[in-house]
RNA sequence: ACACGACAAAGGCAAACCGCCCGAAAGGGCGGGGCGCAAAGCCUCUGGCCUAACCCCCGGGAACCCGGGAUAUGGCAGCAGGGCUGCCGGU
Numbered sequence: 001a002c003a004c005g006a007c008a009a010a011g012g013c014a015a016a017c018c019g020c021c022c023g024a025a026a027g028g029g030c031g032g033g034g035c036g037c038a039a040a041g042c043c044u045c046u047g048g049c050c051u052a053a054c055c056c057c058c059g060g061g062a063a064c065c066c067g068g069g070a071u072a073u074g075g076c077a078g079c080a081g082g083g084c085u086g087c088c089g090g091u
Stems, first nucleotide, its partner, number of pairs: 003091001004089002012037002017032006035078001041084003045081003048076003056069005
């Protein structure tokens, strides 16, 4: 240095849930809270999954309204792969 990941050490992050805020929603931010995580650090390049506001189609209808359908340009990095970086060193 690389690989690897300990009943090691120092630490780190923070699920569900609750409160407030943003958002059409998925979801996100802050605080509390810990399920867990050796990259649960960062990046949507690939696959996957979630949502459906706008546009479009159908029906009702007075309608800029209501319902349904399809659909990311919206999301999930704690879904997987990939890229970049990183603590420790018993093996």

Background
This is a predicted structure of a 91-nucleotide RNA (c-di-GMP-I riboswitch aptamer) from uncultured Desulfococcus sp. NCBI's taxonomy places the organism under Bacteria, Desulfobacteria, Desulfobacterales, Desulfococcaceae, Desulfococcus. Of the family's consensus pairs, 95% are formed in the model. Rfam family: c-di-GMP-I riboswitch aptamer. Rfam's curators write: GEMM was predicted in a large-scale screen for bacterial structured RNA regulatory elements. The sequence was found by an Rfam model in a public genome assembly. Model confidence (mean pLDDT): 89 of 100.